[in-house]
């Protein structure tokens, strides 16, 4: 030093065929209940790792960069 793969809510993740970002768990109210927990309704929460490009439109395609995890060189 070279080549692969991964980076999306708090946490695991789904969406890559460009066209309004999704789920479970967690959280917050609220109903259910003598009370909790289970279980039902309802919400809030993402500049989709950073930067710039193409494009009417970018999580998605293209290039730098950061950070993880893997393979392979090299040195001895």
């Nucleotide at each position: 030093g070279c080549c692969g793969c991964c980076g999306u809510a708090g946490c695991u993740u789904a969406g890559u065929u460009g066209g309004u970002g999704g789920a479970g768990c967690g959280c917050c109210c609220g109903g259910c209940u003598g009370u909790u927990a289970a279980c039902c309704g309802g919400g809030a929460g993402g500049u989709c790792g950073c930067c710039g490009g193409u494009u009417c439109g970018a999580a998605u395609c293209c290039g730098g960069c950061c950070g993880g995890c893997g393979g392979c060189g090299c040195c001895a």
This is a predicted structure of a 76-nucleotide RNA (transfer RNA) from Candidatus Aciduliprofundum sp. Rfam family: tRNA. Rfam describes the family as follows. Transfer RNA (tRNA) molecules are approximately 80 nucleotides in length. The sequence is in RNAcentral, with records from ENA. The source organism's lineage runs through Archaea, Methanobacteriati, Thermoplasmatota and Candidatus Aciduliprofundum.